Description: The prediction has a mean pLDDT of 90. This is a predicted structure of an 85-nucleotide RNA (c-di-GMP-I riboswitch aptamer) from an uncultured bacterium. The sequence was found by an Rfam model in a public genome assembly.

[in-house]
RNA sequence: GAAAUGAAAGGGUAAACUCUCCGAAAGGGGAGGGCACAAAGCCACGGGCCUACGGUGGGAACACUAAGGUAGCCGGGUUGCCAAG
Numbered sequence: 001g002a003a004a005u006g007a008a009a010g011g012g013u014a015a016a017c018u019c020u021c022c023g024a025a026a027g028g029g030g031a032g033g034g035c036a037c038a039a040a041g042c043c044a045c046g047g048g049c050c051u052a053c054g055g056u057g058g059g060a061a062c063a064c065u066a067a068g069g070u071a072g073c074c075g076g077g078u079u080g081c082c083a084a085g
Base pairs, nucleotide, nucleotide: 005083006082012037013036017032018031019030020029021028022027035072041078042077043076045075046074047073048070049069050068054065055064056063057062
């Protein structure tokens, strides 16, 4: 130095829940909080899942639909801190 791995240290992120803002919703931003996380940094490329404003069908009920989400569902891509055995 590289690969694999995850002991230690210093730090980092932040689930549920509460308040508030944005959004049609799913969901997201901020504050508190802390379940967890070694990529729980970043990217919707593949699959999954969630939502359905609009659109399509329908007399209606409703059904279908992602161009919306989810990276803390999985895979993939990409960048990166520490370094015991």